RNA sequence: AGAGUUUGAUCCUGGCUCAGGAUGAACGCUGGCGGCGUGCCUAAUACAUGCAAGUCGAACGGUGAGGAGCAAUCCUCAUAGUGGCGAACGGGUGAGUAACGCGUUGGUGACCUGCCCCGAAGUGUGGGAUACCAGGCCGAAAGGCUUGCUAAUACCGCAUGCACAACCGAGGACUAGGAGAUUGGUUGUAAAGGGAUUUAUCCCGCUUUGGGAGGGGCCUGCGUCCCAUCAGCUAGUUGGUAAGGUAACGGCUUACCAAGGCGAUGACGGGUAGGGGACCUGAGAGGGUGACCCCCCACAAUGGAACUGAAACACGGUCCAUACACCUACGGGUGGCAGCAGUAGGGAAUAUUGGUAAUGGGCGAAAGCCUGAACCAGCAACGCCGCGUGUGCGAUGAAGGCCUUCGGGUUGUAAAGCACUUUUGACCGGGACGAGGAAGGACGGUACCGGUGGAAUAAGCCUCGGCUAAUUACGUGCCCGAGCAGCCGGCGGUAAAUACGUAGGGGGCGAGCGUUAUCCGGAAUUAUUGGCGUAAAGAGUACGUAGGUGGUUUUUUAAGCGCAGGGUUUAAGGCGAUGGCUCAACUGUCGUUCGCCCUGUGAACUGGAAGACUUGAGUACAGGAGAGGAAAGCGGAAUUCCUAGUGUAGCGGUGAAAUGCAUAGAUAUUAGGAGGAACACCAGUGGCGAAGGCGGCUUUCUGGACUGUAACUGACACUGAGGUACGAAAGCGUGGGGAGCAAACAGGAUUAGAUACCCUGGUAGUCCACGCCGUAAACGAUGAGCACUAGGUGCCGGGGUCGCAAGUUCUCGGUGCCGCAGUUAACGCAUUAAGUGCUCCGCCUGGGGAGUACGGCCGCAAGGUUAAAACUCAAAGGAAUUGACGGGGGCCCGCACAAGCAGCGAAGCGUGUGGUUUAAUUCGAUGCUACACGAAGAACCUUACCAGGGCUUGACAUGGAAGUGGUAGUGAAGCGAAAGCGGAACGACCCUUCGGGGAGCUUACACAGGUGCUGCACGGCUGUCGUCAGCUCGUGUCGUGAGAUGUUCGGUUAAGUCCGCUAACGAGCGCAACCCUCGCCGCGUGUUAUACGUGUCACGCGGGACUGCCAGUCUUAAGCUGGAGGAAGGUGGGGAUGACGUCAAGUCAGCAUGGCCUUUAUGUCCUGGGCUACACACACGCUACAAUGGCCGGUACAGUAGGUAGCGAAGCCGCGAGGCGGAGCCAAUCCACAAAGCCGGUCUCAGUUCAGAUUGCAGGCUGCAACCCGCCUGCAUGAAGACGGAGUUGCUAGUAACCGCAGGUCAGCUAUACUGCGGUGAAUACGUUCCCGGGCCUUGUACACACCGCCCGUCACGUCAUGGGAGCUGGUAACACCUGAAGUCAGUAUUCUAACCGCAAGGAGGGAGCUGCCGAGGGUGGGGCUGGUGACUGGGACGAAGUCGUAACAAGGUAAC
Repeated sequence: AGAGUUUGAUCCUGGCUCAGGAUGAACGCUGGCGGCGUGCCUAAUACAUGCAAGUCGAACGGUGAGGAGCAAUCCUCAUAGUGGCGAACGGGUGAGUAACGCGUUGGUGACCUGCCCCGAAGUGUGGGAUACCAGGCCGAAAGGCUUGCUAAUACCGCAUGCACAACCGAGGACUAGGAGAUUGGUUGUAAAGGGAUUUAUCCCGCUUUGGGAGGGGCCUGCGUCCCAUCAGCUAGUUGGUAAGGUAACGGCUUACCAAGGCGAUGACGGGUAGGGGACCUGAGAGGGUGACCCCCCACAAUGGAACUGAAACACGGUCCAUACACCUACGGGUGGCAGCAGUAGGGAAUAUUGGUAAUGGGCGAAAGCCUGAACCAGCAACGCCGCGUGUGCGAUGAAGGCCUUCGGGUUGUAAAGCACUUUUGACCGGGACGAGGAAGGACGGUACCGGUGGAAUAAGCCUCGGCUAAUUACGUGCCCGAGCAGCCGGCGGUAAAUACGUAGGGGGCGAGCGUUAUCCGGAAUUAUUGGCGUAAAGAGUACGUAGGUGGUUUUUUAAGCGCAGGGUUUAAGGCGAUGGCUCAACUGUCGUUCGCCCUGUGAACUGGAAGACUUGAGUACAGGAGAGGAAAGCGGAAUUCCUAGUGUAGCGGUGAAAUGCAUAGAUAUUAGGAGGAACACCAGUGGCGAAGGCGGCUUUCUGGACUGUAACUGACACUGAGGUACGAAAGCGUGGGGAGCAAACAGGAUUAGAUACCCUGGUAGUCCACGCCGUAAACGAUGAGCACUAGGUGCCGGGGUCGCAAGUUCUCGGUGCCGCAGUUAACGCAUUAAGUGCUCCGCCUGGGGAGUACGGCCGCAAGGUUAAAACUCAAAGGAAUUGACGGGGGCCCGCACAAGCAGCGAAGCGUGUGGUUUAAUUCGAUGCUACACGAAGAACCUUACCAGGGCUUGACAUGGAAGUGGUAGUGAAGCGAAAGCGGAACGACCCUUCGGGGAGCUUACACAGGUGCUGCACGGCUGUCGUCAGCUCGUGUCGUGAGAUGUUCGGUUAAGUCCGCUAACGAGCGCAACCCUCGCCGCGUGUUAUACGUGUCACGCGGGACUGCCAGUCUUAAGCUGGAGGAAGGUGGGGAUGACGUCAAGUCAGCAUGGCCUUUAUGUCCUGGGCUACACACACGCUACAAUGGCCGGUACAGUAGGUAGCGAAGCCGCGAGGCGGAGCCAAUCCACAAAGCCGGUCUCAGUUCAGAUUGCAGGCUGCAACCCGCCUGCAUGAAGACGGAGUUGCUAGUAACCGCAGGUCAGCUAUACUGCGGUGAAUACGUUCCCGGGCCUUGUACACACCGCCCGUCACGUCAUGGGAGCUGGUAACACCUGAAGUCAGUAUUCUAACCGCAAGGAGGGAGCUGCCGAGGGUGGGGCUGGUGACUGGGACGAAGUCGUAACAAGGUAAC
């Protein structure tokens, strides 16, 4: 410090995610030791048991025990009670609290203070009770009542008064301020004793009082979370007077008076929360947290209350209420672990019912006692720190594992082995500091030290697709009911998973390692520090309040600001330095540290005060421009309607029609009239206005801007939260108006449908007046103001200079275009900024949910405004790039269309395919680019299919092993459909050193075999775009980049062919040429033919054509047009030749091949069947429908190509197929005769003398074999068919069309197919609008699997969260009324009463009771806020390939919004 992820790729915006650190943690796997820390974050839930606050006998009377003494008595120890001090500290917890609670700074002249310290004075004299105890009584208990006795440092009276307090005066220091120092007078107010001994003192106490220290109360400036969908709150409320109350000020309380007080600088309300020092993170600023330690606060089961006391409204005190729990004899009682341990419960989760030396605290004169405070120990890898699990040598690179191309590699110096060491652990011995002066140590026989022995006691966890360091094999096979996952077009769908599981290996960390959760960081992703034309984001516009900001200059002030000094900022922590534990963690000492307050000082800047100025701003005067606004009036053209005339059959409308209008006279035309709305031309990136917006003409009223002058004011300014006004269209209310247009609606069309687009009508509305609404892509998608920063060129409105003028030039304001610097992600902007700065306002923070719900406000309504969350996704988006596509554009080409010729589509037949059928109808090919295709030939064979019968090392190959000499081979009888079984009989070969070996055969094993699967694992080959003209590279240049340029452009060509221009210059694969063939000529050779001269022909070699020549044209180009010559002319005709690539195109069945599957079968052999089926559909063909013809007779002319298991002549037989025959031919020699054509005859337009299907009979040929299932011949039969709907194919010249011939395959043939060959031999092309395909440029795009793309909405189903909802049910804080415990206060006429007064009666005072105010809680009631739930209902999100349509993206087929 960054990285991954939107795209085909790019840049940007933007979210999501990761790498780091941390934790009071938890979970999983693992676990050797020590030190230092830390350990209920949840139920402030409930608690069994023990302990956590006592102490003093030197305050007091008793009691008990022990001792001494004969006893009285004395001494010692202990203690229930009275009394004193303590129990308000220490310890726990964080529920409540948003507050003077906390932090910090001050104040208290408004206060208190036990114990402690210093000072002053005193401590005299009396009195009455009472607990304990004893007796009696009640009760289960807890406890209580009563009688009697008694003491005090318990309680009370009186005296004294240094002093203090109250009241009445004087007084005037300090001080901002008198409740104040000082002082006079009057009145009032105290006390307690105990101990020691030398009997005179001392010690501890007590009372009054002054001061101090320490502690506390109260007040105060500043700081202290979220919500404005909480905007108004407040009756003790704000203030005053008086009284009460308190230690003390104060509405703290009460009475009366006044009506105040608080609030957008956020009152009030709601939610959440103890606050701080600090801790974590971060470069910092910040953000988050508030465990342990320290300070403060609050609380003690919940709520209330007071008592005691110096202090409490009191954790281990009291009273009351409530809930809960326990005891009970049922009458009544008892209790409060948020003290330490511990238990239950909750929870992912948090420890021992341990010890007491020191330190601190309470009491005591002290000894001492108490102390779960504290110090230690125990448990826990919970955290931090340290140490160890060995060290060195050791290659045959051992074994084993894993991988392998089988060679090896790796684990790996790792192990073994040899040598050494002993930290740690074990055992033995010694043994502390912590304790100041003798003894006294929980920890602890611990730390530490010494010794013995032995490599001994000690390694795991996560991970290996990218981020992110680290890969191989096997298994599995989209199975998630195998799995992974922090993010990522997620990984995983059988040849093959670097992503799952296991193993080997590697990487990281290490007594730990991972996971989860949370916080900060990365995140500049709330910005101290970013943005707002198009990514999210400028309010529709203006005016203006608060606020913020503000021109030049002088003087002053000192709030901000700077400097200096002082105070405070507890300690700990952090940082720096330096010490102590062997180091470190840990810890000691020193230094340093924000902030706040006070004082002094400075005066540049900001602010305040006072004054001045004119340039900002405004005013005045003088001009001209303008659809600026409002009102009234006027005008012409046009549409429609009405009346009348002329006139007759249509008009209107559309892509085409129809609805509609019209013989009751339309449309058209003429004249007149009515009415409403809008103002042609001028008219213009022209003008005006803040925006919305404003357009005939005239008048009236009225706003603003501009120019000029520089007369006046003198900063009067800018912006502007709230607020106010204006604000298109549509819409709403009331009343008018209504010509045209026109939502809704009706009809006609279109369509699969058409609730649309088109047409005919047509109502609201559009218009006017008044009032609402308040929104728009209200846009320049660009807030307002000021200043600065190259220019050029138009237009509008002014002014100046020069000029006679036309005009020139300068300048101010406005409005456009181009463009530099700069800027921007790019596009672009660029003095009218999106540049450079300043001021102020508004707004944004991923997409969806959603501008939605709820709530508030506004509105008559429609609705507007303000404005979330749950849930869900990993993107959504901007600009630009390359492609592809478009029912976008331009240019160009092609038998693409057009112009022609011949067809197909109808018929019959042949063939192929689909479908159906079948035991099987084997398989493949499937738009163009499958369908007379693989198949250049299915009767058996082929053959892969079916049925049946056989074989199992096999029909075929190789290897090693064993066997075998009548061996291999031939193979009779018999069974059988054959295969096969069977086995009589016959009977071999090569080499040899004669032993044998080879070959053959048999047996068992390895293996063979497979037309079984995968063409989506592959090779090779092929089709197609397409013989289209394209496809790329190097260097350079441009661009942040993807990329561009070159290859575009202007011409030209069949061509990216060539030329010109040019930030490009060159090059490669394609094009062309080189190759073959045909056409002309020459030469050579010569089988055959021959009329013997040679011509033809065949083969070979060479020539010839290059826009070479002429003319025109074009850019002096490339080229084009015409002509000459020539056999051939502009590529002469034809062929071969197929760029980068596309279609996961085709082929595992031609071949080859990985993997999988099969192995008495999916192999192999055989017989028979099937591939030939047949309602039908399609494709390619043949033959026809006839007279340009059929039939009969005669007659003429080819070229390819093939032939010895072959072609086969003559002759003879047969009507014929054919048979007999065999000449000739290994081929220019033989087979071997073309047909259309020509000549003659006949038929005469008919289902025919056309056509030939179908069928019968009789034959022929091939072949083991023609039944399924061949071909041919003869005779007979004589179907459909009379030129073919929509649609569709081929062809541009020796072509189409017509005619025959040959060949391959092949025994034969289904060939009408295919491949070739020649014969006869046309028509047409104006042209490129349209259809199809293609090329180049350009444009749009939401497409990139690329339009067979993308994508929207309803409906149906499932899941999830959420709004409404008759209601139902909780919580919470108040309010009103009723009731009202304890208790303080007040009152009191009832009752009781030791101290004082009084001889007494009685009184004073006090207690109880009663009454009253207040009062926790309870009850009732209506509302507020906030949860849960709810039939039903609304939309939303997500979900596999559901349904219906086609809205959007291209002109998306009606431009979109």